RNA sequence: AUUUCUAUUUUGCUUAAUCCUUUGGAGCGGGGGACCCAUUUUUACGGUGACUUUUUCACUAGGGGUGAAUCCUAUUAAUGUAGGUAGGGCUACUCUUUUAGCCCGAAUCCGACAGCUAACCCCGUAAGCGUGAUGAGAGAGGAAGG
Numbered sequence: 001a002u003u004u005c006u007a008u009u010u011u012g013c014u015u016a017a018u019c020c021u022u023u024g025g026a027g028c029g030g031g032g033g034a035c036c037c038a039u040u041u042u043u044a045c046g047g048u049g050a051c052u053u054u055u056u057c058a059c060u061a062g063g064g065g066u067g068a069a070u071c072c073u074a075u076u077a078a079u080g081u082a083g084g085u086a087g088g089g090c091u092a093c094u095c096u097u098u099u100a101g102c103c104c105g106a107a108u109c110c111g112a113c114a115g116c117u118a119a120c121c122c123c124g125u126a127a128g129c130g131u132g133a134u135g136a137g138a139g140a141g142g143a144a145g146g
Stems, first nucleotide, its partner, number of pairs: 011130004018026003027125006037115001046060005062113001063110004071084005087104005093141007
């Protein structure tokens, strides 16, 4: 001097996932659920397994939810792999916007079933990481210093 690992502190990012006076609250977020409106649907109030039967339970073509994460093409016997894409994120005061660069484009839940939806009812507040010493421009606002 460089690289790797571990710990602590500061700070930043994805996200609803933060704060507090903490057997719970506040804030943020999600689902169910009327009139009205919308829909008018063929195959399908399905199938498989367990259970003596009903029932119940488990899984699951269909359908639906959370989420940015949807769709297409090629290849593989299949799992998978590769490319693209709707859409989404980051680049350090905040917001909007232009541009440049770098990335994601998953996973999972419900279990035959849910349009919207006031009142009302129920639920979550996990987890995982490091752009760069801070890419650039414009507008608005704020902070600090002089």

Record summary:
This is a predicted structure of a 146-nucleotide RNA (c-di-AMP riboswitch aptamer (ydaO/yuaA leader)) from Peribacillus cavernae. Lineage of the source: Bacteria > Bacillota > Bacilli > Bacillaceae > Peribacillus. The model forms 96% of the base pairs in the Rfam consensus. Its Rfam family is "c-di-AMP riboswitch aptamer (ydaO/yuaA leader)". Rfam's curators write: This family represents a conserved RNA structure found upstream of the ydaO and yuaA genes in Bacillus subtilis and related genes in other bacteria. Rfam 15.1 lists 7,607 matches to the family in 2,262 species. It was read from a public genome assembly, where an Rfam model found it. The coordinates come from a structure-prediction model, not an experiment, and the mean pLDDT is 76.